RNA sequence: AUUUGAUCAUGGCAAAAUUGGUGAAAGCCAAUGACGCAAAGCUAUAGGGGCUAAAGGAGGGGAUCCAACGCUUGCCAGCUACCGGU
Numbered sequence: 001a002u003u004u005g006a007u008c009a010u011g012g013c014a015a016a017a018u019u020g021g022u023g024a025a026a027g028c029c030a031a032u033g034a035c036g037c038a039a040a041g042c043u044a045u046a047g048g049g050g051c052u053a054a055a056g057g058a059g060g061g062g063a064u065c066c067a068a069c070g071c072u073u074g075c076c077a078g079c080u081a082c083c084g085g086u
Base pairs, nucleotide, nucleotide: 003085004084005083012037013036017032018031019030020029021028022027035074041079042078043077047076048075049072050071051070056066057065058064
């Protein structure tokens, strides 16, 4: 430096659920909790996929449809990185 994850060491993160808060919703925050994770670290203004549809537009001022500037990084991905091996 590249690539890789058997073993060693330091450790780290925290699914579902419950309670409270927040949001139109998807979801997010905190506490408890631990399903799992070698990147479950960062990035949503590198890119893709997915979720929601308040505002806006269409429509009997209806049902409904379009639609992200909202959300998801523990969906793929980009960037960075500890220890060990080759």
The RNA shown here (c-di-GMP-I riboswitch aptamer) has 86 nucleotides and comes from Virgibacillus halodenitrificans JCM 12304. Lineage of the source: Bacteria > Bacillati > Caryophanales > Bacillaceae > Virgibacillus halodenitrificans. Rfam family: c-di-GMP-I riboswitch aptamer. Rfam links the family to the GO term cyclic-di-GMP binding. From the family's description: GEMM was predicted in a large-scale screen for bacterial structured RNA regulatory elements.